C1' cells in the first nucleotide's frame, strides 16, 4: 500500500508566529488582508479504544448505564451542497 467493520443532520476556540491560500475531488456554492494553509500555547466537545459497574454466557464474547485518567480523532456551513468502485475518524487484520 491493500483490506473488514462501525459512525459521519448534534457538540465544541482564543491567543502568537506566519502571510495567500482554504473548504479532498468534480461541477456549484462558500470561507479568507476584519488575516487561508501551516506551526505553537492553552482551552473545549465528543466517547472509537479505554475504565467502572450491573446483567448474560463454560469460555471467546456480548448488552445496558455511567466515566474521562489515558491512546486516537474534532472544534465554519449536514460530509457545505453534488457524483463515484468517493471522502474522513476509529477499530481490527495485514
Nucleotide at each position: 500500500a491493500g483490506u473488514u467493520c462501525a459512525u459521519c443532520a448534534a457538540g465544541a476556540g482564543u491567543g502568537g508566529g506566519g502571510g495567500a491560500g482554504g473548504g479532498a475531488c468534480u461541477g456549484g456554492c462558500c470561507c479568507g488582508a476584519a488575516g487561508a494553509a501551516c506551526c505553537c500555547a492553552c482551552g473545549g466537545c465528543a466517547a472509537c479504544c479505554c475504565u467502572u459497574a450491573c446483567a448474560g454466557a463454560a469460555a471467546a464474547c456480548c448488552g445496558u448505564a455511567a466515566g474521562u485518567a489515558g491512546g486516537u480523532g474534532c472544534c465554519a456551513a449536514u460530509u457545505c451542497c453534488u457524483g463515484a468502485a468517493a471522502g474522513a475518524u476509529g477499530a481490527g487484520c495485514g
A computed fold for a 94-nucleotide RNA from an Anaerolineales bacterium, annotated as SAM riboswitch aptamer (S box leader). Its mean pLDDT, the model's own confidence on a scale to 100, is 83. The sequence was found by an Rfam model in a public genome assembly.